[in-house]
C1' cells in the first nucleotide's frame, strides 16, 4: 500500500459563520514542545451587498406613501379575531455523506433611510450565536475510521 473478512455507526448538530501567520499575554513544559486567549494586523477560504454595454423596464414606479429594498428557509392566500389560533401552496431542520418516502418539528427576527432590476472591471461589508449527549425510522448507493 493492496485485497478479504467482522462488527458497528465510532463520525456533535443548526448555522457562510473556517483555517493559517505575526505580534502580545497567560498556562504547560529539565529539553523538544503544547494550548489557551486577545489585537483597529494579516493571508487563503468562504457568505453577502453595492456597481456598465446587452437584456428587462418603460399603462409600472416614485414624488411620506398602498413607500421601495436587503439579510434569512422564516414566504403567499383563506377564514377567525382584535394577543393567542386554524387552514391550503410553498420553503427549512431532522447527528458521516448523497437520494428516496414516512413521520416530528419550525416558518423568528434584524437592518437601510426615500435609494439600489440584470450586471464585466472595480467597491464595500460578516466570519457570529444558539443548541446536544446517540440523535425519529426504513430503502438504495459510498466516504473515513477501528479490529
Nucleotide at each position: 500500500a493492496u485485497c478479504u473478512c467482522a462488527a458497528a455507526g465510532a463520525a456533535u448538530c443548526c448555522g457562510a459563520a473556517u483555517c493559517g501567520g505575526u505580534c502580545g499575554u497567560g498556562a504547560c513544559c529539565c529539553u523538544c514542545u503544547u494550548c489557551a486567549c486577545g489585537a483597529u494586523c494579516u493571508g487563503a477560504g468562504u457568505g453577502g451587498g453595492g456597481g456598465a454595454c446587452c437584456c428587462g423596464a418603460g399603462c409600472a414606479g416614485u414624488u411620506u406613501a398602498c413607500g421601495g429594498g436587503g439579510c434569512u428557509a422564516a414566504g403567499u392566500c383563506c377564514c377567525a379575531u382584535g394577543u393567542c389560533u386554524g387552514g391550503a401552496c410553498g420553503g427549512a431542520g431532522u447527528u458521516c455523506u448523497u437520494u428516496c418516502a414516512a413521520g416530528c418539528u419550525c416558518c423568528c427576527g434584524c437592518c437601510c433611510g426615500u435609494c439600489a432590476g440584470c450586471u464585466a472591471a472595480c467597491c464595500c461589508c460578516g466570519c457570529a450565536g444558539g443548541a446536544g449527549c446517540c440523535a425519529u425510522u426504513g430503502a438504495a448507493a459510498g466516504u473515513u475510521g477501528u479490529g
Annotation:
The RNA shown here (c-di-AMP riboswitch aptamer (ydaO/yuaA leader)) has 147 nucleotides and comes from a Bryobacterales bacterium. The coordinates come from a structure-prediction model, not an experiment, and the mean pLDDT is 75. The model forms 92% of the base pairs in the Rfam consensus.